[in-house]
Context: one part of a larger RNA
Molecule: small-subunit ribosomal RNA, 5' domain
Organism: uncultured soil bacterium
């Protein structure tokens, strides 16, 4: 000088666009943040039509607690932990897998046991739960079939466990809606996208007042394990492997894109966005599943809070508000699914603190105003003064205009692709009326550094970034008046370069 997620003092008119707990990943009162399909199933309410032998059936439409599907691994939030293949980048996978989506092939037959939901009986103060009985399916399970897969043998092929050719074993399914055509699903194969695992090369930190470290530790066989390669794991059998090109150890830290500064070359950073990790009360620890070792699913153990009939039991804001507490410091328990976007359903539609939006805060950039022309040999009053004046000062007063903003009445969107549907919002924006009308601080003035008197103070109060002022005429401390820098901001304090 420049920058900042800033803060502090003194000041504030308005509007665009950001951008707001950097500390306790402390602890949290309430609310809501993930559902959704009745075109997968029974069964129950409730209306409403038909019929009734008056017990009831049947039917259509709506609801929706249970069984079942698909979503809850995505949005969204925080940076504890990690110096590692986490992150970046440039390959590799002849060592892998991938729901829903597309392409293409083949099928989709025939039967079975059960069990929520209900019903009775019971236990419990809750939280929930036992017994017995009935039922349904796209929930379970056998049979059949097998284009293919899978998995042994076996011939040919190959570098290969590759490819291909016979034999044998095994392994599938589910309907639903529609009067019908059809539409939707469902199984099995094989491609394709998309996502992702795992593996290697370089690259980016501070200590040597850390020099040796390693026992699944290096390597091999056999077995397990996985989707998959592999000390991943587990038996044996070898003695191996790492290291001054800095292992090990202690510090510190999420990494990139980017971001401030700079000519640059670099140095410092890594908030807001986007990508990749990593965590969800600590610690472990699987299950379901295509995909999780799962923030708002389970268990267990420990801390802490709350219920409790003392028996036992319930929680998890680092989601979006919001409360305490810490701190110099960081916001509303706001509207709305109108739009993009996600989840589910054939659809209508539902659900969506993702998201659009408002509120607050000069925390940042911008941009705009607080009025314009004319006005005196110069009002008054401040100040200063050699008392002559000088100055604030065309500054005012007063006259002409205007009408950005303010304030009142009017109109009135886009944002909605297709009829309708807009949270914002009667908002922006047009427009008419009124009136200079409602609108300036701050800091500094000895050199650096642009600005000077006077008066009070007297090494005292005080000043101060650095050299220094201040002990009776102080341009350095207060005040005052004048000037100067910026300007809805200016100062000052931190940090980077």
């Nucleotide at each position: 000088g420049g920058a900042u997620g800033a803060a502090c003092g003194c000041u504030g008119g308005c509007g665009g666009c950001g951008u707001g707990c950097u500390u306790a990943a402390c602890a949290c009162a309430u609310g809501c943040a993930a559902g959704u399909c009745g075109a997968a199933c029974g069964a129950a309410c409730a209306u409403g039509u038909c019929u009734u032998u008056c017990g009831g059936g049947a039917u259509a439409u709506g609801u929706u607690a249970g069984u079942g599907g698909c979503a809850g691994a995505c949005g969204g939030g925080u940076g504890c932990g990690u110096a590692a293949c986490a992150c970046g980048u440039a390959g590799g996978u002849g060592a892998c897998c991938u729901g829903c989506c597309c392409u293409g092939g083949a099928g989709u037959g025939g039967g079975g046991a059960a069990u929520a939901a209900c019903u009775a009986u019971c236990c419990u103060a809750a939280c929930g739960g036992a017994u017995a009985g009935c039922u349904a399916a796209u929930a379970c399970c056998g049979c059949a079939u097998a284009u293919g897969c899978u998995c042994g043998g076996u011939g040919a092929u190959u570098c290969a466990u590759u490819u291909u050719g016979c034999c044998g074993a095994g392994u599938a399914a589910a309907g639903u809606c529609g009067c019908a055509a059809g539409a939707u699903g469902c199984u099995u194969c094989a491609g394709g996208a998309u996502g992702g695992g795992c593996c290697u090369g370089c690259g980016g930190c501070g200590g040597a007042u850390u020099a040796g470290g390693u026992a699944g530790u290096u390597g091999g066989u056999g077995g397990g394990g996985u989707a998959a390669c592999g000390g991943c794991c587990u038996a044996c059998c070898a003695a191996g492997c790492c290291g001054a090109u800095g292992a090990u150890c202690c510090g510190u830290a999420g990494g990139g894109g980017g971001c401030g500064u700079g000519a640059g070359a670099g140095c410092g950073u890594g908030g807001c966005c986007c990508c990749c990790c990593a965590c969800a009360c600590u610690g472990g620890c699987a299950c379901u599943g295509a995909g999780a070792u799962a923030c708002g699913g389970g268990c267990c153990a420990g801390a802490c809070u709350c219920c409790u009939a003392c028996g036992g039991g319930a929680g998890g804001c680092a989601g979006c508000a919001g409360u305490g507490a810490g701190g110099a410091a960081u916001a509303u328990u706001g509207c709305g699914c109108a739009a993009u976007g996600g989840g589910c359903g054939a659809a209508a539609g539902c659900c969506u603190g993702a998201c659009g939006c408002a509120g607050c805060a000069a925390c940042g950039c911008c941009g705009c105003g607080u009025g314009a022309g004319g006005g005196a040999c110069g009002a008054a009053g401040g100040c200063c003064u050699u008392c002559g004046g000088g100055u604030c000062g065309u500054a005012a007063a007063c006259c002409u205009c205007u009408u950005u903003u303010c304030u009142g009445g009017g109109g009135a969107a886009a944002g909605a692709g297709c009829a309708a549907g807009g949270a914002c919002g009667g908002u922006a924006c047009c427009u008419c009326a009124g009136g200079a009308a409602u609108a300036a601080g701050u800091c500094u003035c000895g050199g650096c550094u642009a600005a000077c008197u006077a008066c009070g103070u007297g090494c005292c109060a005080g000043c101060a970034g650095c050299c220094g002022c201040g002990g009776u005429a102080a341009a350095a401390c207060g005040u005052a008046g004048g000037a100067g820098g910026c300007g809805a901001g200016c100062g000052u304090u931190a940090u980077c370069c």